RNA sequence: UAGAGUUUGAUCCUGGCUCAGAAUGAACGCUGGCGGCGUGCUUAACACAUGCAAGUCGAGCGAGAAAGCUCCUUCGGGAGUGAGUAAAGCGGCGGACUGGUGAGUAACGCGUAAGAACCUGCCCUUUAGUGAAGAAUACCCUCGAGAAAUCGAGGUUAAUACUGCAUACGUCCCUACGGGGAGAAAGGUGGCUUUAUGCUGCCGCUAGAGGAUGGGCUUGCGUGCUAUUAGCUUGUUGGUGGGGUAAAGGCCUACCAAGGCGAUGAUGGCUAACCGGCCUGAGAGGGUGUACGGUCACAUUGGAACUGAGAUACGGUCCAGACUCCUACGGGAGGCAGCAGUGGGGAAUAUUGCGCAAUGGGCGAAAGCCUGACGCAGCGACGCCGCGUGGAGGAUGAAGGCUUUUGGGUCGUAAACUCCUGUUAAGUGGGAAGAAACCUCAAUCUCUAAUAUAGAUUGAGUCUGACGGUACCACUAGAGAAAGCACCGGCUAACUUCGUGCCAGCAGCCGCGGUAAUACGAGGGGUGCUAGCGUUAUUCGGAAUUACUGGGCGUAAAGGGUGUGUAGACGGCAUGUUAAGUCUGUUGUUAAAUUUCCCAGCUCAACUGGGAACAUGCGGCGGAAACUGACAUGAUAGAGGGUGGAAGAGAGAAGUGGAAUUCCCGGAGUAGCGGUAAAAUGCGUAGAUCUCGGGAGGAACACCAAUGGCGAAGGCAGCUUCUUGGUCCAUUCCUGACGUUGAAACACGAAAGCGUGGGGAGCAAACAGGAUUAGAUACCCUGGUAGUCCACGCCGUAAACGAUGAUCACUAGACGUCAGUCUGGCUUUGCCGGAUUGGUGUCGAAGCUAACGCGUUAAGUGAUUCGCCUGUGGAGUACGGUCGCAAGAUUAAAACUCAAAGGAAUUGACGGGGGUCCGCACAAGCGGUGGAACAUGUGGUUUAAUUCGUCACUACGCGAGGAACCUUACCUGGACUUGACAUGCAUUUGACAGCUGUAGAAAUACAGUCUUUCGGGCUUCGGUUCGGACAGAUGCACAGGUGCUGCAUGGCUGUCGUCAGCUCGUGUCGUGAGAUGUUGGGUUAAGUCCUUUAACGAGCGCAACCCCUGCUAUCAGUUGCUAUUUGCUUUGCAAAGCACUCUGGUGGGACUGCCUGGGAAACCAGGAGGAAGGUGGGGAUGACGUCAAGUCAUCAUGGCCCUUAUGUCCAGGGCAACACACGUGUUACAAUGGCCGAUACAAAGGGUUGCCAAGCCGUAAGGUGGAGCUAAUCCCAUAAAGUCGGUCUAAGUUCGGAUUGAGGUCUGCAACUCGACCUCAUGAAGUUGAAAUCGCUAGUAAUCGCAUAUCAGAACGAUGCGGUGAAUACGUUCACGGACCUUGUACACACCGCCCGUCACACCACGAAAGCUGUUUGUACCCGAAGAUGUCUUAGCCAACCCGAAAGGGAGGCGGGCGUUUAAGGUGUGGAUAGUGAUUGGGGUGAAGUCGUAACAAGGUAACC
Repeated sequence: UAGAGUUUGAUCCUGGCUCAGAAUGAACGCUGGCGGCGUGCUUAACACAUGCAAGUCGAGCGAGAAAGCUCCUUCGGGAGUGAGUAAAGCGGCGGACUGGUGAGUAACGCGUAAGAACCUGCCCUUUAGUGAAGAAUACCCUCGAGAAAUCGAGGUUAAUACUGCAUACGUCCCUACGGGGAGAAAGGUGGCUUUAUGCUGCCGCUAGAGGAUGGGCUUGCGUGCUAUUAGCUUGUUGGUGGGGUAAAGGCCUACCAAGGCGAUGAUGGCUAACCGGCCUGAGAGGGUGUACGGUCACAUUGGAACUGAGAUACGGUCCAGACUCCUACGGGAGGCAGCAGUGGGGAAUAUUGCGCAAUGGGCGAAAGCCUGACGCAGCGACGCCGCGUGGAGGAUGAAGGCUUUUGGGUCGUAAACUCCUGUUAAGUGGGAAGAAACCUCAAUCUCUAAUAUAGAUUGAGUCUGACGGUACCACUAGAGAAAGCACCGGCUAACUUCGUGCCAGCAGCCGCGGUAAUACGAGGGGUGCUAGCGUUAUUCGGAAUUACUGGGCGUAAAGGGUGUGUAGACGGCAUGUUAAGUCUGUUGUUAAAUUUCCCAGCUCAACUGGGAACAUGCGGCGGAAACUGACAUGAUAGAGGGUGGAAGAGAGAAGUGGAAUUCCCGGAGUAGCGGUAAAAUGCGUAGAUCUCGGGAGGAACACCAAUGGCGAAGGCAGCUUCUUGGUCCAUUCCUGACGUUGAAACACGAAAGCGUGGGGAGCAAACAGGAUUAGAUACCCUGGUAGUCCACGCCGUAAACGAUGAUCACUAGACGUCAGUCUGGCUUUGCCGGAUUGGUGUCGAAGCUAACGCGUUAAGUGAUUCGCCUGUGGAGUACGGUCGCAAGAUUAAAACUCAAAGGAAUUGACGGGGGUCCGCACAAGCGGUGGAACAUGUGGUUUAAUUCGUCACUACGCGAGGAACCUUACCUGGACUUGACAUGCAUUUGACAGCUGUAGAAAUACAGUCUUUCGGGCUUCGGUUCGGACAGAUGCACAGGUGCUGCAUGGCUGUCGUCAGCUCGUGUCGUGAGAUGUUGGGUUAAGUCCUUUAACGAGCGCAACCCCUGCUAUCAGUUGCUAUUUGCUUUGCAAAGCACUCUGGUGGGACUGCCUGGGAAACCAGGAGGAAGGUGGGGAUGACGUCAAGUCAUCAUGGCCCUUAUGUCCAGGGCAACACACGUGUUACAAUGGCCGAUACAAAGGGUUGCCAAGCCGUAAGGUGGAGCUAAUCCCAUAAAGUCGGUCUAAGUUCGGAUUGAGGUCUGCAACUCGACCUCAUGAAGUUGAAAUCGCUAGUAAUCGCAUAUCAGAACGAUGCGGUGAAUACGUUCACGGACCUUGUACACACCGCCCGUCACACCACGAAAGCUGUUUGUACCCGAAGAUGUCUUAGCCAACCCGAAAGGGAGGCGGGCGUUUAAGGUGUGGAUAGUGAUUGGGGUGAAGUCGUAACAAGGUAACC
């Protein structure tokens, strides 16, 4: 020391990405009241107009105006003053400071700590001096050249300018230490005074010594990235002599030697000013170097020196280059990275301000002058800090907005309103501090002869303010002038409505948006911060995500393929010495500012001041001696050696053996062999395969054999011999730490591959053929070449794996096995034990691990050392280097891209994985469908409409259990608009309806007729008024919708599936998801039961309880029954009766209860009895859930839509169409049959708007008729198949009945579109149905009829009912569906999954590339400015010194010539690097493109290296 989001269906881990924090010289967007303090070109070291930024000294020197004013004037002028002023010159000091910038520089540049061979103007202290001469020159004057800048000649003059001379305490040089030699100066201004050879003050000057300050030089340590830069260096490294410098030094030069640096990273490349500090961080660190302070470097680019104490000089000089400007074209001028300012660049950065009042600097004796340093002001919310935009009260909770479940809620005490206050801003008035020095005067002291002067101290006086009438204070009026920005899905504080509809848009990450968006846009509300708020950029943090503090490497990224071994790192025991490391004390330094703490000053704060602490570092001195190091000595436990034994596919070489394959020869023998899932290619009548004998040749070594042995790894296997390496055991004889690891290096290193030469039997890439297939460049088959083998040489890689580096120590064991040693027992060529050492395995304690797992052979606990890792992809790739004959190996990136990639484990799902089990699932059977005609539904087509829904199983005789009108939702046409229907309000009327007629297709319209009521009040009884009921009209709310969304829903339903499953509580296990229970062994129809058991219990399901049916008892007895009895009009009726049948209530019965056998039990098999036997048969009953399954058109319902229409009414049409396709059915194809005649036996239903008898009519449908029946009474109502008899005789028929014609019946307002039925006539297809497919396991299939619902009428459908009544099941291999356990998984939308590669298209970044263009650098040569330096110069010029009387000469200087050095430039040739480049290569990304299906399951040929 804080975490969070994001990989998954969920979990743990690894791991990246992202967020919350702080900060900034910032910028951008919106907004903006005040003040204080700070701060402001990060880009073009780009170019600069204009002004200013360095001068000063008359007390160093000579000279010296003008205007103005005054006076004079002969009006030409002159004089005085201005004024010894201005301006200029000589000379001195200063322009090397201050100020700016960060280009260069990876360096003694900077930081820190030291050092010796140096210099230092002005300043301080001190010593000694300051004498005497000389020659010039600027200014100025005259003349000249030039456009100008400027220059030349002549003349005159001064100095603190210049030159000698004298002197010399110090100084310097030489020295024999006696001495010798060299070398200075400048005066100015005051005072006194005897005006001079005087004294003295101050400021100067000269030569020294010392100090201070500043600087130069050297060294230790520290201070970026890169090895895809590994070798660099010739003045290079050292020495000697010489030169040079202020100074050491290859700094330079001559000679000599051959050194110097480098893996602790030289050299090269790229980048960069460094530090105090600043930001961040818990710290360690990381990032950074704006402002302030220290250092360095630079001043248009490059080079060079001069002057000077100091420069290689920002506002100096010379030269060269580029650029700009002036020009008379001959020549000249310039340098804002000073302050302002301009252009340009840029996302972006200010005024051409005031003042020297303060602080500081230069000059001066001083006054003073100069100062864009500095002090201030201006501009900018750029930052930090402070203040304000009001305070208190105030509920009709106003209006209004928003929202609403329509009740309300919220904005909200917010406002209004009442009472206050008065910051800031505004106005009026007052008004600081910053100022004290300098200066003048006085006093005292010192210098002095002095009361001058100068200095010091004290006192007094005077002058000076840019900011600025500013800060501050007082007063006046007045809530009056002053709030925004971002956000509100999670992270992350804050939620609703509308709009939009994968659009528009948002987004930091995850992700929102496809009609109900808390995620877009807007409104309301809220949250956060606040004169700011957001966004962007950047840095640190979080990130333990480079891990020193503080990570890892079996499987997540990561152990080198293995060894030997160099450097390095680390190192056993004892004693002594030392003091390098280490520890400790003290001391020097670590600048100031900053940071921290305390105190103080501005009203507070920011800001500023004072003190303390800190500055973790380096140096000096002293001390300690444990540990490490070093040195010395010694020992033996590590290590090694000796001796004696042991095992072994350890290695190399030579020799040798048998079996087998193949080939050749010979014999024998005949038609096939071979191969496969099946085949074919192939071989074989020229004799194969098979078989016997002989021979050749190559390769590999069965059994032994192992979970075994050896080796460093790769690897090693017949046998024998030779050579040789390592290991183990025992002994404790020798050496005496000789050890461990190991970058580089070296060696070894499977297979494949390469080179040369052999060899070649088998096998076998490539290749050929045959199959397979949609294809099959594969899998399978037949052949077959490299290769495999040998020798020599390369290659140097593998999933080179234990995916686990090496070495040492420690930490429970159990059981095997190999090689030894010691030992015990016994039945002794042997067996069984015990101890111990070394290998090799299995399982396991503790511990570790994300888990899996590891566990003395560690992945445990420690030590040493090497190698390696840091998200996925791009990529082990490109480029470059090294190696290689090549193939290639090794070293090894980036752009770009994604928000994951990954490990282990969990639950499911899935598998052309495994095991167990079930089901009319298959099989065994029976009958169908698919072919025909028709019916019906669907698709399609058609249509004005053919209304709508339903689509694998689980749509399709389904909704619909019944479309001529109606239904009806569709179409066409005609109408209505508060509506066909509901409720309420308001107004109004007393009618509307009914009936009749007219028009019309009807709806409807018009006409006629008829025509209200209750109660109260008033009343002239005519009526009127109020309230109500009913009905109509008008208007307003609203109705209405089979309009959309079943993916917004409720309810209901289908399906898996009547499958046996689905869960929970507590406990336990696991970090967790989860597991256990529910698994195992049995058993069952069943998670049914038993047993076992870290589980024990429980719930929903199963079963049972319910209904029907099968047997029976009992009760009841009409409409049912009739055994018995009686009567009568006698195939029957009536009476009695309820025994039987039957009806329908209540019970019984079946429970593995009994027996036998098996079994632990559950239970199973068999048997008895029984009407029924092992859930007796059937029905109802459908767990958790799945399919966004179906239904908004049954109903209900959110939202949306229509409202003179998508609502409502009416007529007609349509839902009935018809080249076609499919589903479900009916009838058939006939003789187990058709037809005719006769005849027998049901059950269950229905009936008053109904069923309808008998009788009569009609061929019949039916008509007539009317009895009975509200039903165990009457009716529908004859059941049919069956049985008996007859006929038909195998044919498109006496089968089959479609279709069509004619005539009828019935229902109904109405049968044309479009009903059913009857009669006569007609008599189609069809002769048992391909691929495929359906149902059924017993009263079932098949077959036969009957009834009912719907319904006016209209079933071949549906739902029920009974009659007749089979066949088969060995069995679970296979196809389908399901259950449980297990296994694999890259699937979780769950295999209808996932996913790979080419190709095509688009975009992006990168590589290669003939080249092209730049930048930079090396090297060789050419040219060579300025300057410096060397040398030459009687030829040109010159004042000082010397000689000389002079002329002149000498020394010296200027100039010039020739060399040396050298910038820029040029030419040639290399290197490095950047940009670009036709074309080209792979890579990445992209919405549904193409081709296949490589991987994930045994992924359909196991996968991978």